Bacterial large signal recognition particle RNA from a Candidatus Cloacimonadota bacterium, 264 nucleotides, folded computationally. The model forms 88% of the base pairs in the Rfam consensus. Its mean pLDDT, the model's own confidence on a scale to 100, is 76. Its Rfam family is "Bacterial large signal recognition particle RNA". Rfam classes the family as a non-coding RNA gene. From the family's description: The signal recognition particle (SRP) is a universally conserved ribonucleoprotein involved in the co-translational targeting of proteins to membranes. The sequence was found by an Rfam model in a public genome assembly.
[in-house]
């Protein structure tokens, strides 16, 4: 040096979190040619040789180990805006309300506005009407016996003449039931272009009388006020983010290192 067979090692790594600490399950990042089964967040296993148990493959190098450089990262910490959001103030616009009457419009001597008066609208009581209900009146029906009248037959009393109670039937009737719709009485009312009496602060409408020139506020402009809408500006505070710094760092590149046995 070559070959064969082994062994250490390897068959993913990392970040935050959890934890006294380490590793794993779960979350996230990265990467691959990246083994299998069981365990586990009110966790699981372990203790500086720091997952445990079982199996399989590979194996001293493209794959294992060390150093240096680059470096993904929605990862961690710090810092943190002149960016964004919230709150506040001012202001412009929009919108609502109010007052006014400069302009436009409308209306007005065929009488604006105002004043007076009467009525209506409105409220209360009563009456009438309407509708509904109840009762009476009317018709029909309506009792094995305990309702009435008449009571065949039969029964009872009497020597007889005669008399008595009385079922069925017939007629009638009580309570009750049904019907009809006229009248009467009572009650009720999401009933009424109805009548009458009383009330009626204001508003509205109408008639009449007096007075005699303004009235209105739709549009434009100006004013006051409110604003859950919106633009802009400003100060403080709070939060978020971009950027930055540090740490960790998969992965990539370079350099170096790595055992035993046998045979030639």
């Nucleotide at each position: 040096g070559u070959g064969u067979g082994c062994u250490a090692g390897g068959u993913g790594g990392g970040g935050a979190g959890c934890c006294a600490g380490c590793g794993g399950u779960g979350c996230c990042c990265u990467g691959u040619a990246a083994c299998c089964c069981u365990c586990a967040a009110u966790c699981c296993g372990c203790u500086a040789u720091a997952g445990a148990g079982g199996g399989a493959c590979u194996g001293a190098a493209u794959u294992c180990c060390u150093g240096c450089a680059g470096a993904a990262g929605a990862a961690u910490a710090c810092c943190g805006a002149c960016u964004c959001u919230a709150c506040c103030u001012g202001u412009g616009g929009g919108u609502g309300a109010g007052a006014g009457a400069a302009g436009u419009g409308g209306u007005g001597u065929u009488g604006a506005g105002g004043a007076g008066u009467a009525a209506a609208c409105c409220c209360g009581a009563c009456g009438c009407a309407a509708u509904c209900g109840u009762a009476a009146c009317c018709u029909g029906u309506g009792a094995a016996c305990c309702u009435u009248g008449u009571c065949a037959g039969g029964u009872c009393c009497g020597g007889g003449a005669g008399g008595a109670a009385g079922c069925a039937g017939c007629a009638a009737u009580a309570a009750g039931c049904a019907g009809a719709a006229u009248u009467u009485a009572c009650g009720a009312u999401g009933u009424g272009c109805c009548g009458c009496c009383g009330g009626c602060a204001a508003a509205u409408u109408u008639g009449c009388u007096c007075u005699g020139a303004g009235c209105u506020a739709a549009c434009u402009g100006a004013c006051u006020u409110a604003u859950u809408c919106u633009g802009c500006a400003g100060a403080a505070u709070a939060g978020a983010u971009a950027a930055g710094u540090a740490u960790c760092g998969a992965c990539u590149g370079c350099a170096g290192g790595u055992g035993c046995a046998c045979a030639c």